[in-house]
Molecule: TPP riboswitch aptamer (THI element)
Organism: Rhodonellum psychrophilum GCM71 = DSM 17998
RNA sequence: UAGAAACGCACGGGGUGCCUGACGAAAGUUGGGCUGAGACGAUACCCGAACACCUGAUUUGGAUAAUGCCAACGGAGGGAUGCUUUAUAAAAUAUUC
Numbered sequence: 001u002a003g004a005a006a007c008g009c010a011c012g013g014g015g016u017g018c019c020u021g022a023c024g025a026a027a028g029u030u031g032g033g034c035u036g037a038g039a040c041g042a043u044a045c046c047c048g049a050a051c052a053c054c055u056g057a058u059u060u061g062g063a064u065a066a067u068g069c070c071a072a073c074g075g076a077g078g079g080a081u082g083c084u085u086u087a088u089a090a091a092a093u094a095u096u097c
Base pairs, nucleotide, nucleotide: 001094002093008083009082010081011048012047013046014045016042017034018033019032020031021030022029023028053078054077055076059072060071061070062069
């Protein structure tokens, strides 16, 4: 010095499912219902060292009208950051002198 927060500022990352009615030759448009922070991409929501999200996954078990709806997988692998201020808050550990 890092480990080292929260708030704030700026920047960046991510997801958009299932069922059903109407119109339509179809593609599609539009209304309603379920879960959820977010499901018509709202300039909203969530997340930036990890409980965002993705892969595994056309996975496994349980529920449901149905669905990542719930759980396992998951102490897995990947994954987008900087700064200021604040408290006499900090360890293991690492690096430098």